[in-house]
RNA sequence: AGCAGAGUAAGAGCGGAAGCGUCAAGUGUCCGGGGGACGGGGAGUUGCCCCUGGGACGAAAAGCCAAAGGCUUGCGGUUUCCGUUCUGCAUCCCGCUGCU
Numbered sequence: 001a002g003c004a005g006a007g008u009a010a011g012a013g014c015g016g017a018a019g020c021g022u023c024a025a026g027u028g029u030c031c032g033g034g035g036g037a038c039g040g041g042g043a044g045u046u047g048c049c050c051c052u053g054g055g056a057c058g059a060a061a062a063g064c065c066a067a068a069g070g071c072u073u074g075c076g077g078u079u080u081c082c083g084u085u086c087u088g089c090a091u092c093c094c095g096c097u098g099c100u
Base pairs, nucleotide, nucleotide: 001100002099003098004097005096010087011086012085013084014083015082016081017080018079019078020076021075022074029055030054031053032052033051034050035049036048040094041093042092043091061073062072063071064070065069
């Protein structure tokens, strides 16, 4: 110098547990504002995540105790955690490993 390769955060599926809502919050979606993360180092998007203001859309309850309210079974593109499988640096430079 050339060629090849490894590894992250995180995301998704499935299983389990504990919650929240069922008096509709949450999830999803659109517009605006702010912030953050993105292989070991640096840079970093029109991609990702979080917070926040607003708009449109929008739901599954049943039974029991009781009469304050609670319990059970369901339901929700519901939240968090654990396990497991799969995917996985947007991209650029350097580094690391192997071969020549």
Predicted 3D model of a 100-nucleotide RNA (THF (Tetrahydrofolate) riboswitch aptamer).
Rfam family: THF (Tetrahydrofolate) riboswitch aptamer. Rfam describes the family as follows. Tetrahydrofolate (THF) riboswitch was first reported for Ames et al. as an RNA motif in 5' untranslated (5'-UTR)regions of folate transport and biosynthesis genes in Firmicutes genomes.
The coordinates come from a structure-prediction model, not an experiment, and the mean pLDDT is 79.